[in-house]
Background
Model confidence (mean pLDDT): 80 of 100. A computed fold for a 98-nucleotide RNA, annotated as THF (Tetrahydrofolate) riboswitch aptamer.
RNA sequence: UGCAGAGUAGGUUCAUGUGCGUUAAGUGCCGGCUGAACAGGGAGUUGUCAGCGGGACGAAAAGAGUUUCUUGCGGUACAUGGAUCGCAUCCCGCUGCA
Numbered sequence: 001u002g003c004a005g006a007g008u009a010g011g012u013u014c015a016u017g018u019g020c021g022u023u024a025a026g027u028g029c030c031g032g033c034u035g036a037a038c039a040g041g042g043a044g045u046u047g048u049c050a051g052c053g054g055g056a057c058g059a060a061a062a063g064a065g066u067u068u069c070u071u072g073c074g075g076u077a078c079a080u081g082g083a084u085c086g087c088a089u090c091c092c093g094c095u096g097c098a
Stems, first nucleotide, its partner, number of pairs: 001098005010085010020074003029055002032052005040092004061071004
């Protein structure tokens, strides 16, 4: 110098557990504002995520011994584990080969 490669946060999904809702919150969709994270280092988006607020849409209940419990249901929340995908991109570094 050239070629090849590794690795994160996190996303998705499944299982288990504990909750929440079923008097409809949450999830999902569309705008606004604010913020955060993005491989070992630096930069970083029109991408991602979170918070606040607005708009449109919208649901699965049943039973019992009825302040509750049980079985369900919800593109429900969190934790743990498995599987899978995995820096938008740029520079440097790391590993192997020549």
The model forms 83% of the base pairs in the Rfam consensus. It was read from a public genome assembly, where an Rfam model found it.